[in-house]
RNA sequence: UGCUCAUCCAGAGGGGCGGAGGGAACGGCCCAGCGAAGCCCCGGCAACCACGUAUCAAUGCCACGUGUCGAAGUUAUGCAUUGAUCCGAACGGUGCAAACUCCGUCAGCGCAAGCUGGAAGAUGAGGU
Numbered sequence: 001u002g003c004u005c006a007u008c009c010a011g012a013g014g015g016g017c018g019g020a021g022g023g024a025a026c027g028g029c030c031c032a033g034c035g036a037a038g039c040c041c042c043g044g045c046a047a048c049c050a051c052g053u054a055u056c057a058a059u060g061c062c063a064c065g066u067g068u069c070g071a072a073g074u075u076a077u078g079c080a081u082u083g084a085u086c087c088g089a090a091c092g093g094u095g096c097a098a099a100c101u102c103c104g105u106c107a108g109c110g111c112a113a114g115c116u117g118g119a120a121g122a123u124g125a126g127g128u
Stems, first nucleotide, its partner, number of pairs: 001127001003126006013042005021031003025105004044096002048093002051088002054085008065074002101120001106117004
């Protein structure tokens, strides 16, 4: 960043500085001087990327065998690369740590409670 894909009902707090806001916007409803935002320190959660094992698939290659005048071809094995899946780990790159993304906003269904999908947003990995 007017792009793509995945995820968003789980999980995880103490201290110092600070001093009035914060929960993206709007409407609600909440949190907050029993101390908001922000910054710092330490600890933590999670497992997207990266990492490791195993299995599977595709591709490539080496050796042996077969085959042949020579080849081509071919079976199995091994190695490499790529991809998929499971599991592991938590050193590295991010992220996160009130409330389902706090709820709603648009559409559909429903008497209602509510349910489903979407938009928007957030995070990651890519693309440009």
Annotation:
SAM riboswitch aptamer (S box leader) from Candidatus Oscillochloris fontis, 128 nucleotides, folded computationally. NCBI's taxonomy places the organism under Bacteria, Chloroflexota, Chloroflexia, Chloroflexineae, Oscillochloris. Its mean pLDDT, the model's own confidence on a scale to 100, is 80. Its Rfam family is "SAM riboswitch aptamer (S box leader)". For this family Rfam cites "The S box regulon: a new global transcription termination control system for methionine and cysteine biosynthesis genes in gram-positive bacteria" (Grundy and Henkin, Mol Microbiol, 1998). From the family's description: The SAM riboswitch is found upstream of a number of genes which code for proteins involved in methionine or cysteine biosynthesis in Gram-positive bacteria.